[in-house]
RNA sequence: GCCUGGUUAGUUCAACGGUAGAACACAUUCUUGGUAAGAAUGAAACGAGAGUUCGACUCUCUCACUAGGCU
Repeated sequence: GCCUGGUUAGUUCAACGGUAGAACACAUUCUUGGUAAGAAUGAAACGAGAGUUCGACUCUCUCACUAGGCU
């Protein structure tokens, strides 16, 4: 230099154009003499910018970061 994949909640992962979910973690409450465990409720995210579209995490382009391959 070229090619391919990845980037979503604090962490690990889903979501094939139409309301962004789960587990663990976190907060509050209940339960207990107290703690752990358990139960209920809640907060929390689409890497950045543009384009296509009535509508984009999703399709296209550029950039950033990251993993791998080729030279």
Source information
This is a predicted structure of a 71-nucleotide RNA (transfer RNA) from a Patescibacteria group bacterium. It matches the Rfam family "tRNA". By type it is a transfer RNA. From the family's description: Transfer RNA (tRNA) molecules are approximately 80 nucleotides in length. Gene Ontology term of the family: triplet codon-amino acid adaptor activity. Model confidence (mean pLDDT): 83 of 100. RNAcentral records the identical sequence in 2 taxa. RNAcentral holds the sequence, with entries from ENA and MGnify.